[in-house]
Molecule: Bacterial RNase P class A
Organism: soil metagenome
């Protein structure tokens, strides 16, 4: 990296669909888990809600090219690191935009800096002043490396090569590579510190959501009922009277619970062949239909074969025979594409 996840038969069951009988129920026929169905970590489809447009904040991603519906996934490359090599690994933009940090040690952790040492001057000396980053010491890390020259001693101070920056050319779609010129030369580490740059991003999720609809509460319309009682209002200041209203019942509308149906499995689908491509993948042609479900079925036993292990016997050997034993991780719940994790065996 690839493949498999035992095969066939019988019996007894589970669950779903269809048919028959006569509702319950019975009978018959047909279908019934995975490579990860898992974690729910990314990306989508689909659905509802939100949304004039723009910005801030926030989150994620970050070399280049390609693939894809999309991705933080995959493929091919570049660069870096590791390895003798085959090959493996990589959150791989920016630290010469800004702010801040760097424990301990150390003189000093970056506008610099002189502890030891070296050199010069003064001094009898101790030491003082100056120069010096070659050497020592500290540290995870100390302002290029090697060499020659140079110097009082030193130093890119000068030079050659390497490194770095800028620039030009060539090759490449690009990342980048190679080469020339030029500048003595910016540059410690960390962006998984804040931050800057570029790109992308509305939220919730099938318990989404839609349809039908017993019942109940509350609401509306109409009718009946009651004037026995009047809490109330109007005509009126009072009485009578009239009208409205109120408890109750019926019908309808509406409402939406229980329940039922849809969403629901034919799909970015699977298999084969051909073609394009290094590949990921795509195109064309042919063929297939492969659980749809409710807290949830898909199981068990036996026989034969196969596979692995152990023991014994036979055979020079490849191997054969007999007996015993093992067979993991795991369990669909709207559906896909990935990643990760778990796990038995073979090549």
């Nucleotide at each position: 990296g690839g493949c498999c996840a035992g095969a066939c038969g019988a019996u007894c069951g589970c669950c779903c669909g269809c048919c028959u009988u006569u509702c319950c129920a019975a009978g018959g026929c047909g279908a019934g888990a995975g490579g990860a169905a898992a974690g729910u970590c990314c990306g989508a489809a689909c659905u509802c809600c939100g949304c004039a447009g723009g910005g801030c904040a926030g989150u994620g991603c970050g070399c280049c090219g390609g693939g894809u519906a999309a991705c933080g996934c995959c493929c091919g490359g570049u660069c870096a690191g590791g390895g003798u090599a085959a090959c493996c690994u990589g959150a791989a933009g920016g630290a010469a935009a800004g702010u801040g940090g760097c424990a301990c040690a150390g003189a000093a952790a970056a506008c610099a800096u002189a502890c030891c040492g070296c050199c010069u001057g003064c001094g009898c000396a101790a030491g003082c002043a100056g120069g010096u980053a070659a050497g020592g010491g500290u540290g995870a890390a100390a302002a290029g490396g090697u060499g020659c020259g140079g110097u009082a001693a030193g130093a890119g101070c000068g030079c050659a090569c390497c490194g770095c920056g800028c620039u030009c050319g060539u090759g490449g779609c690009a990342a980048c590579a190679c080469g020339g010129g030029u500048g003595g030369c910016a540059g410690g580490c960390a962006a998984a510190a804040c931050c800057c740059c570029g790109c992308a991003c509305g939220g919730a999720g099938c318990a989404a959501g839609g349809c039908c609809a017993a019942a109940u509460a509350g609401g509306g319309a109409g009718g009946c009922g009651u004037u026995a009682u009047c809490a109330g209002g109007a005509c009126u200041g009072c009485c009578c009277g009239u009208c409205c209203g109120a408890a109750g019942c019926c019908u309808c509308c509406g409402g939406g619970u229980a329940g039922g149906c849809c969403g629901c499995u034919u799909g970015a689908u699977c298999c084969c062949a051909u073609c394009a491509g290094c590949a990921a993948u795509g195109a064309u042609g042919g063929g297939g239909c492969u659980a749809g479900a409710g807290g949830a079925a898909u199981g068990a036993u036996c026989g034969u074969c196969g596979u692995c292990c152990c023991g014994g016997c036979c055979g020079c050997g490849a191997g054969g025979c007999c007996g015993g034993g093992g067979g993991a991780c795991a369990g669909a719940a709207u559906u896909c594409g990935g990643c990760u994790u778990a796990c038995g065996g073979c090549c």